[in-house]
Context: one part of a larger RNA
RNA sequence: UGCAGGUUGACUGAGAGGAAGAUGCCAUUAGUACGAGAGGAACGUGGCGUCGUAGCCGCUAGUGUACCAGUUGUCCGACAGGGCAACGCUGGGAAGCCACGCUAUAUUGGAUAAGCGCUGAAUGCAUCUAAGCACGAAGCCAUCCUUAAAAAGAGUCAACCAUUCCCGAAACUUCAUGUAAAAAUGAAGCCUAGGGACGAGGGCACGCAUAGAAGAUGCGUUUGAUAGACUACGUGUGUAAGUAUGAAGCUCACGCGACAUAUUGAGCAUAGUAGCACUAAUCGCCCGAGGUUACACAAAAUGAGAAACAAG
Numbered sequence: 001u002g003c004a005g006g007u008u009g010a011c012u013g014a015g016a017g018g019a020a021g022a023u024g025c026c027a028u029u030a031g032u033a034c035g036a037g038a039g040g041a042a043c044g045u046g047g048c049g050u051c052g053u054a055g056c057c058g059c060u061a062g063u064g065u066a067c068c069a070g071u072u073g074u075c076c077g078a079c080a081g082g083g084c085a086a087c088g089c090u091g092g093g094a095a096g097c098c099a100c101g102c103u104a105u106a107u108u109g110g111a112u113a114a115g116c117g118c119u120g121a122a123u124g125c126a127u128c129u130a131a132g133c134a135c136g137a138a139g140c141c142a143u144c145c146u147u148a149a150a151a152a153g154a155g156u157c158a159a160c161c162a163u164u165c166c167c168g169a170a171a172c173u174u175c176a177u178g179u180a181a182a183a184a185u186g187a188a189g190c191c192u193a194g195g196g197a198c199g200a201g202g203g204c205a206c207g208c209a210u211a212g213a214a215g216a217u218g219c220g221u222u223u224g225a226u227a228g229a230c231u232a233c234g235u236g237u238g239u240a241a242g243u244a245u246g247a248a249g250c251u252c253a254c255g256c257g258a259c260a261u262a263u264u265g266a267g268c269a270u271a272g273u274a275g276c277a278c279u280a281a282u283c284g285c286c287c288g289a290g291g292u293u294a295c296a297c298a299a300a301a302u303g304a305g306a307a308a309c310a311a312g
Base pairs, nucleotide, nucleotide: 005161006160007159008158009157010156011155015147016146017145018144021051022050023049024048025047026046027045028044034039052105053104054103055102056101060099062097063096067092068091069090070089071088072085073084074083075082076081108142109141110140115135117133118132164197165196166195167194172189173188174187175186176185177184198290201287202286203285204284206220207219208218209217226280227279228278230275231274232273233272234270235269236268237267242263243262244261245260246259249256250255297312
């Protein structure tokens, strides 16, 4: 842009893509059929795996330069609190992402290939084939998953809006004035170009995430829990600082004092869950159909030409 008005939502499915599945073992059938015995099946049914594929993070792990704690060297005069040293090193570790973890990954039908047949002539027999009929594969087509009205034969259904209003040059018509006749001037009408109103719905902007390279997608926007802050809970770490008491040891002495206990599952942190309008989603802006004799005639501008739903 098209799908002969615009918009929103829900569908159909011509067509396209897929490997989404592949495979093993065990039990049962059954010590059955079969066989003198020795031996020894199958159809079917059930269970458990391996590989692949898709998804997920409740569990188990990994990561985790969020975070918490311990600790070495050195610096900030000491304490406290910190900087640097691969995150200094070490021990843990929420979210997210993930596998080593978890979940799901049937079958059935149709038409056939090789092949096995029925009936049956040509050829009084025979013959699966010539007419006709019935079977038959991990393969083919469906069943399954994804996509798909641009499928020009351009689809279907439903709802909503619209199929209107106003202003208005130029030209044209009428009237008046004017003139010898014109011209010119004025007024009205018609409305065209053009402009505005209304308007289903959409977009921008703003706060975001179940989305994300950009677009897009989805949610929210005070009639509000969308994000942040704060509070609570949960979670991680593991008991902060200060104070008090005790205390190995050192010191001639005065004193110093690692460490331990209590205050204290404390302190610190928090991509989680709630609560709470405290902060910010304020105020706003833009686009938008207004068609329906779908045929013909005429035809300005643009255009090399062709072409086309100008108006008429």